[in-house]
Molecule: small-subunit ribosomal RNA
Organism: metagenome
RNA sequence: GAUCCUGGCUCAGAGUGAACGCUGGCGGCGUGGAUUAGGCAUGCAAGUCGAGCGAUCCUUAUUAUUGAAGUACCUUGAGGCCUUCGGGCCAAGGGUGCGGAUUUAGUUGGGAUAGCGGCAAACCGGUGAGUAACACGUGAGUAACAUGCCUCGCGGAAGCGAAUAGUUUCGCGAAAGCGGAAGUAAUACGCUAUGGUCCCUUUAAUCUGCAAUGGUUUUAGGGUAAAGGUGGCGACCGACUUCGGUCGGGCUACCACCGUGAGAGUGGCUCGCGGCCUAUCAGGUAGUUGGCAGGGUAAUAGCCUACCAAGCCUAAGACGGGUAGCUGGCCUGAGAGGGUGGUCAGCCACAUCGGGACUGAGACACUGCCCGGACUCCUACGGGAGGCUGCAGUCGAGAAUCUUUCCCAAUGGGCGAAGGCCUGAGGAUGCGACGCCGCGUGGGGGAUGAAGGUCUUCGGAUUGUAAACCCCUUUUAUUGUGGAGGAAUACCGCACUUUGAACAAGGGUGUUGGUUUGACUGUACUCGAUGAAUAAGCCACGGCUAACUCCGUGCCAGCAGCCGCGGUAAUACGGAGGUGGCAAGCGUUACUCGGAUUAACUGGGUGUAAAGGGUCUGCAGGCGGCCAAGUAAGUGAAAGGUGAAAUCCCUCGGCUUAACCGAGAAACUGCCUUUCAAACUGCAUGGCUAGAGGCUGGAAAGGGAGAGCGGAACUGCCGGUGUAAGGGUGAAAUCUGUGGAUAUCGGCAGGAACGCCUGUGGAGAAGUCGGCUCUCUGGUCCAGUCCUGACGCUCAUAGACGAAAGCUAGGGGAGCAAACAGGAUUAGAUACCCUGGUAGUCCUAGCUGUAAACGAUGGGCACUAGGUGUUCGUCCUUAGGGAUGAGUGCCGGAGGUAACCCGGUAAGUGCCCCACCUGGGGACUACGGCCGCAAGGCUAAAACUCAAAGGAAUUGACGGGGGCCCGCACAAGCGGUGGAACACGUGGUUUAAUUCGAUGCUACGCGAGGAACCUUACCAGGGUUUGACAUGCAGGAUGUAGCGCCCUGAAAGGGGUUGCGACCGGUAACCAAUCCGGAACCUGCACAGGUGCUGCAUGGCUGUCGUCAGCUCGUGCCGUGAGGUGUUCCCUUAAGUGGGAAAACGAGCGCAACCCUCGUCCUUAGUUGCUACUCCGGUUUUUAAUCGGAGGCACUCUAAGGAGACUGCCCGCGUUAAGUGGGAGGAAGGUGGGGACGACGUCAAGUCCGCAUGGCCCUUAUGUCCUGGGCUACACACGUGUUACAAUGCCUGCUACAAAGGGAGGCCAACCCGCAAGGGGGAGCAAAUCCAUAAAAAGCAGGCCCAGUUCGGAUCGAGGGCUGCAAUUCGCCCUCGUGAAGCUGGAAUCGCUAGUAAUGGCGCAUCAGCUACGGCGCCGUGAAUACGUUCCCGGGCCUUGUACACACCGCCCGUCAAGCGCUGAAAGUGGGGGGCAUCUGAAGCUUCCGCAAGGAGAUCACGGUGAAUUUCAUGAUUGGCGCUAAGUCGUAACAAGGUA
Repeated sequence: GAUCCUGGCUCAGAGUGAACGCUGGCGGCGUGGAUUAGGCAUGCAAGUCGAGCGAUCCUUAUUAUUGAAGUACCUUGAGGCCUUCGGGCCAAGGGUGCGGAUUUAGUUGGGAUAGCGGCAAACCGGUGAGUAACACGUGAGUAACAUGCCUCGCGGAAGCGAAUAGUUUCGCGAAAGCGGAAGUAAUACGCUAUGGUCCCUUUAAUCUGCAAUGGUUUUAGGGUAAAGGUGGCGACCGACUUCGGUCGGGCUACCACCGUGAGAGUGGCUCGCGGCCUAUCAGGUAGUUGGCAGGGUAAUAGCCUACCAAGCCUAAGACGGGUAGCUGGCCUGAGAGGGUGGUCAGCCACAUCGGGACUGAGACACUGCCCGGACUCCUACGGGAGGCUGCAGUCGAGAAUCUUUCCCAAUGGGCGAAGGCCUGAGGAUGCGACGCCGCGUGGGGGAUGAAGGUCUUCGGAUUGUAAACCCCUUUUAUUGUGGAGGAAUACCGCACUUUGAACAAGGGUGUUGGUUUGACUGUACUCGAUGAAUAAGCCACGGCUAACUCCGUGCCAGCAGCCGCGGUAAUACGGAGGUGGCAAGCGUUACUCGGAUUAACUGGGUGUAAAGGGUCUGCAGGCGGCCAAGUAAGUGAAAGGUGAAAUCCCUCGGCUUAACCGAGAAACUGCCUUUCAAACUGCAUGGCUAGAGGCUGGAAAGGGAGAGCGGAACUGCCGGUGUAAGGGUGAAAUCUGUGGAUAUCGGCAGGAACGCCUGUGGAGAAGUCGGCUCUCUGGUCCAGUCCUGACGCUCAUAGACGAAAGCUAGGGGAGCAAACAGGAUUAGAUACCCUGGUAGUCCUAGCUGUAAACGAUGGGCACUAGGUGUUCGUCCUUAGGGAUGAGUGCCGGAGGUAACCCGGUAAGUGCCCCACCUGGGGACUACGGCCGCAAGGCUAAAACUCAAAGGAAUUGACGGGGGCCCGCACAAGCGGUGGAACACGUGGUUUAAUUCGAUGCUACGCGAGGAACCUUACCAGGGUUUGACAUGCAGGAUGUAGCGCCCUGAAAGGGGUUGCGACCGGUAACCAAUCCGGAACCUGCACAGGUGCUGCAUGGCUGUCGUCAGCUCGUGCCGUGAGGUGUUCCCUUAAGUGGGAAAACGAGCGCAACCCUCGUCCUUAGUUGCUACUCCGGUUUUUAAUCGGAGGCACUCUAAGGAGACUGCCCGCGUUAAGUGGGAGGAAGGUGGGGACGACGUCAAGUCCGCAUGGCCCUUAUGUCCUGGGCUACACACGUGUUACAAUGCCUGCUACAAAGGGAGGCCAACCCGCAAGGGGGAGCAAAUCCAUAAAAAGCAGGCCCAGUUCGGAUCGAGGGCUGCAAUUCGCCCUCGUGAAGCUGGAAUCGCUAGUAAUGGCGCAUCAGCUACGGCGCCGUGAAUACGUUCCCGGGCCUUGUACACACCGCCCGUCAAGCGCUGAAAGUGGGGGGCAUCUGAAGCUUCCGCAAGGAGAUCACGGUGAAUUUCAUGAUUGGCGCUAAGUCGUAACAAGGUA
């Protein structure tokens, strides 16, 4: 890593009185202050009755009264005007008539209403603070009760009286309001009477019933009622009269009244049962529990009082604390359950906080009263007023919740005879997408698949029939027309009927008669008109989970429900395009249920995952053998009652549909009552013996306690012998010892423990128990089947026992041995090791009460294959053994289990009881309580934090685990490196640059097989910009391209120019540099170019493990699965090579072989190779050698094809195998030597600078050209080499023997010059022919004589040579001179097993030359050693452990330091709660005194004080825990983790 399991975390669903973000077309139906029971401005929310009463006012009519304006007539005529002066006319004034305004009084009709009076106001409406309670739900009871209005029945309603509001008047006060006087009414109040079936006392009888305190009847005595009003009638009577009549009595109807009985409905009280958390709340309670008497109430009751008794509640959870209105229901769920109690409905509680009563049928009263407190307001400061948790509305707090609307038309309520009045109940409306439901935002056609966008492999794809465009439709919208339904009543009239003396009035019924009532509202609906017109968003797209690409960003910004994304190619961030989902909504947040069988009743577990109490005894509790008959509590059945309505389900129906609404049915799984059944459980009775116990007889044993005794060992002491050490360890030292140790012998003393026997043997409940003997004592087993007769099992609380360590007191103390000391080890070593050593270990008496107290497995009973040991009994026996009971082991079947494993001693199958568990950490902790002398124990949380923690098994990897095996891995050898100088490479440093890469093995003479320029990528400077190079397009130019020349310059480049001067194809009858096209050129545009970045985006290639023997597959089989098997095991091999076995059988990639080369032979071929043999010719000191030629191909050789080797043969071993040891033959023998060839994979190994290539970056530069410089630097370090240090050597001379390669801008012969490098020279050779070419070491001869040398050659000087445009930086070579270090190399380390190492030279590539001492090849000479696999390194296989899987370079622990968070303690401080004691004591009720006013007492709210208690907050300081990227110190654990 993968797997199975356990286990938590998380998601997908449904829901909500919601809120927030973005968006928003319409309608219907619902719904809307969940927080501060916080405070409230304003208006409204409970009145009504005049048919109860007096009074007052308005109005109509009428009677009486008054008598205005106006008008008519009469009169007067001061005055004025006119005048004919005669007079006439006019005005004011007075009178009369008409007129009738107006006033007053009475009566009548209508209306209004402050007060008295009646009823209502106790309903309706709001809220959920309080309440864990008979508050609620459900079912009973009341033989312990009440009841206004309403219904039904019966009876009654007589006679009187005194007041009082209103009103008038006076006074006080700012006001609210209050007081005095006068006087009035009633259905107000009082008295008397009457009276019953009422009440009290009393007598007797009777009925129901379990029971009279009840009902009925009855005797005697006492007590207690009333109200009238309105309408009608008119015989009789009375009074008054304006003589019309009016009033009263009377009769009558209705309403009201009094008494009483019953009913309906409503309420009070009591009881059973039911529904929250907490035991870290275990004891609570004095009116407490009961009784008697009294009081009190509608009524029972300690409800209250006095007295008496001492009870009562509690583990089935009292008391205390916390939280909470309860229910029908609602949400969820398969259900069982879980959560919840908003809207609607029932009940309860509350009304600013607290107390109290009054009135009343009903209240201790939301919009009544009194008192006290807080708050707000008014005030003249003396006093007063108020209560939205009613409807609206406002402030505040809050994430958050509406109109200060209309109407009583409907439904309902109050009052009234009624009309009617009142009604923020209610009906409507408004606001809010808050929810549910419905509708719409168009429909059909339409491919140039438009444009645009996005992507792209540049072809295209997609958006997409989408749009445009054409043809339609008109829901909605806008505007207009028409227009329901919600309306039923009621009143009047009429008809019938009833009461009545009545044709009156009243009641009832009917009515196709009349009149009248709509807030919503001109609403629903309908029909026209207009016109696609007015109407789409939100979220998501990594997996879970449906939907993918591009760009930007670069562990940043950000996302995230969980897992997790982001560090340059992000389907996860942000944007865009596209896609998916839902849709007037969509997302998010919060909360509930679900998934979660994750509290398991349905429906879980406890050996190892969390979980069996350390063990037993045992009270309560739970469970319990067989038979019989009884009972009927549980249980079952049937019936009845109840389970409100609404809701849910089903079926119908009504709104166009739906939501919504209505009707019916079902259901409400419950409770109660009655009856029946009797199997099972229970209960009570009688019996039984199989469970249990007893009795008798046997048996075994380290069972327990006490006492006594014993030997070995040890240590000490005494004595003897004896001498230098002993002891101890990995090695040492501390230590002991010449003052005699250790060793050894004898003796004595002491304490502790009991060897062998001893055994997966015995005993015990467990802890535990081991020398021997005695005493006391517990349990078990077997046999007999004599007795009892279910007496049993388990067990919370409780009690007893309980290893070691530890504690107290007193003893004891040999050995051992915490602490401590010393010695070692170590970086350190407060350890491991050693030498010492005190508590302790031992005994007695007490305490502690815990352990991995483990079989990690509670106890009991029953059932379910076997095999094989062992202990103790009994029986049988053919003496081998067998049967049976009780233990104790192993293996194993079925079955179980996640697996491991368990498996009659269960972890199997069942029953009973107890204990315990519910993610990891925090935490076997804190606080509290209990226990303890203390140490500490028992009980036992939370905050916070993580997304895991864990079990079993699997595959790997790893181990300072094991086994087997291999490799120049070690060992055995040979030669090196590391020391010196130089060369090359690298690091470092330096530099303008010292280009870049390679970095353990697997970088470092590596890329580079060759840097003076070039190369070259680096640096400086100078240039250039379509470019040094490619392709395309467009345009241009005629002495054009090109060549030449000139100027400038370091060059590149730039500038100029009289010169020369084009190519190919075509056209033009001929003729083209010139026209056309192409090539070339110029200009411009596309683009080129980049050794710029990323080898962690890649291809290809390569290194390495490793030429190690491995790596896999198909089918089958095993396993729940990962996976295993095969591939393991035995033998064997170089090899997973082969053979055998085997649930495997086969196969593939690797191994091997096939290929090349070397070694032997054969065949073929014979030039440039060879020349044995034959012939010819030449040279020479003519035996002979040599050269040339002609034959020839035998040999060598060359290069093509074959043969050969296969454990084939023999012997032994082995399994008769594979094979192996030896041998023969053979050139070669067990793979003959060497090479090529590298499995699955590993190292994000190496390379973007070989090449290719994605992406990114540069584009007058990161491209390109040029000159010069650099890559060659140099305090230093490393690696690889070369040459040496010498005599197996060096020097000089002489003289042999190769192979393989190379050669035309080449190799270069002879010959000449030069000491030489080299130069000249030019024959030959595209090479088996010619050339370099001399092979060197070796050999022979001479010199050197151990010396820094005739070793060594660095360095330096001088002079030359060669290549090249050019050797200064910076080439090689030669000659002469110079002659450094170095005398065999520390720790360490490398190569090599045979033609190998070592050593000698030769060649080639690159290349003008060279830094080559490198690399790649070739041949010559040519060893030593391997006992062996213990160890080091690497590897293979099997096995084992693992807390590792990035795989030991792993994982991981604790202290300390830092930051953040949480929490405990703490001198204290502050607040809250409930009680106790005491003081004070309002209103009210009540008692007493008083004629009264009033006073006194009892009770008591608020308030004060005190000591305790409980809870919360805070607190200097302090303890702990958790988290945090790389901090410090060590390395405790995981492997034998290095001391298990």